[in-house]
RNA sequence: GGCGCCGUAGCCAAGUGGUAAGGCGACGGUCUGCAAAACCGUUAUUCAUCGGUUCAAAUCCGAUCGGCGCCUCCA
Numbered sequence: 001g002g003c004g005c006c007g008u009a010g011c012c013a014a015g016u017g018g019u020a021a022g023g024c025g026a027c028g029g030u031c032u033g034c035a036a037a038a039c040c041g042u043u044a045u046u047c048a049u050c051g052g053u054u055c056a057a058a059u060c061c062g063a064u065c066g067g068c069g070c071c072u073c074c075a
Stems, first nucleotide, its partner, number of pairs: 001071007010024003018055001025043006048064005
C1' cells in the first nucleotide's frame, strides 16, 4: 500500500430499509423488624464521525477515524 471483517446503553449483545430485542449492572418502588432473594418500574429521540440516496437509514452508497485478520512490497 491492497483486500476482508468489526465499531449499537456503564458492560455483553440482537437487529441487514418501516416504533433500537434481551441479559448484567445502576436507580426508584413493592415485600421485610432490617437486609438478601423475588417481583414491578425507569435506564439509547439514537447506532464511531461526516456527507449522500430515499417518503423513510443502525441497516444502502462514499469518505474519514479506530480495532482485528490476510496478502503484497521494502529493510
A computed fold for a 75-nucleotide RNA from a Candidatus Eiseniibacteriota bacterium, annotated as transfer RNA. Taxonomically the source falls in Candidatus Eiseniibacteriota (Bacteria, Bacteria candidate phyla). It matches the Rfam family "tRNA". The family's RNA type in Rfam is transfer RNA.